[in-house]
């Protein structure tokens, strides 16, 4: 360096103005947010090459960053399983609770035009569009709850194989 093992920290952001209304951060104007990892024609910066006095220019390579709506993951819901608990003489049925499981099938959102170029759903300009379950005096991406959770995954010390 790479693989594989333990371990430790770290891993999500936003309702401000005005309107209506008994009542709205939920509805109607306008504002605001953007999780992980790919994948790069964008920024930044270091070295090499060639010309150059030189500033620079051209090539090449290296390393950082760089997408909500391309790709994939995750977290949640559904779903399945087992427990509880109910129901029933029993099989058996229902299910607010608790715990697992896993991507099989489901929800798993959502973008175009225009420039530029050899290449862009990624740069630039411009309209546009999404966002779990639950609760709430009135329907929630922004409040309050599960959740001090859980987690894709980041750093990092350590042991061990090559």
């Nucleotide at each position: 360096g790479u693989g594989c093992g333990u371990c430790u920290u770290c891993a999500g952001g936003g309702c401000g103005g005005g309107g209506u209304g008994u009542a709205a951060u939920u509805c109607c104007c306008c504002a605001c947010c953007g999780g992980c990892g790919g994948u790069a024609u964008g920024c930044a910066g270091g070295c090499c090459a060639u010309g150059g006095c030189a500033g620079u220019c051209u090539g090449g390579c290296c390393c950082g960053c760089g997408a909500g709506c391309c790709c994939g993951c995750g977290a949640g819901c559904g779903c399945c399983c087992g427990c509880g608990c109910u129901u029933u003489a029993c099989g058996u049925u229902g299910u607010a609770g608790c715990g697992g499981g896993g991507u099989c099938a489901g929800c798993a959102g959502a973008u175009c035009u225009g420039g530029u170029g050899a290449a862009a759903u990624g740069c630039c300009a411009g309209a546009g569009c999404c966002g779990a379950c639950g609760g709430u005096c009135a329907u929630a991406g922004u409040c309050c709850g599960g959740a001090u959770g859980a987690g894709a995954g980041a750093a990092g010390a350590u042991g061990u194989g090559c």
Predicted 3D model of a 162-nucleotide RNA (FMN riboswitch aptamer (RFN element)) from Paraburkholderia saeva.
The model forms 100% of the base pairs in the Rfam consensus.
The prediction has a mean pLDDT of 76.
RNAcentral holds the sequence, with entries from Rfam.
Taxonomically the source falls in Paraburkholderia (Bacteria, Pseudomonadota, Burkholderiales, Burkholderiaceae).